A computed fold for a 72-nucleotide RNA from Candidatus Ryanbacteria bacterium RIFCSPLOWO2_12_FULL_44_26, annotated as transfer RNA. Model confidence (mean pLDDT): 80 of 100. Its Rfam family is "tRNA". Rfam classes the family as a transfer RNA.
[in-house]
RNA sequence: GGGGGUAUAAGCUUAAUGGCAAACUGCGGGUCUCCAAAACCCGACUUCUAGGUUCGAAUCCUAGUACCCCCG
Numbered sequence: 001g002g003g004g005g006u007a008u009a010a011g012c013u014u015a016a017u018g019g020c021a022a023a024c025u026g027c028g029g030g031u032c033u034c035c036a037a038a039a040c041c042c043g044a045c046u047u048c049u050a051g052g053u054u055c056g057a058a059u060c061c062u063a064g065u066a067c068c069c070c071c072g
Base pairs, nucleotide, nucleotide: 001071002070003069004068005067006066007065010025011024013023014022019055027043028042029041030040031039048064049063050062051061052060
């Protein structure tokens, strides 16, 4: 230099046919308990970035960034 892959919440976790962005763990609060754990209930926090297509984009297209792999 060329080619390919991955990127979603705090997470070396994982969903989501172009049509409400979710689960689990964790975090905060509550119920229960003598106290705690467990269990249950409630809550906050998410689509790597910037454009484009579309009535509508995590999803399609383009460029970029980070990491990984292959070729030279």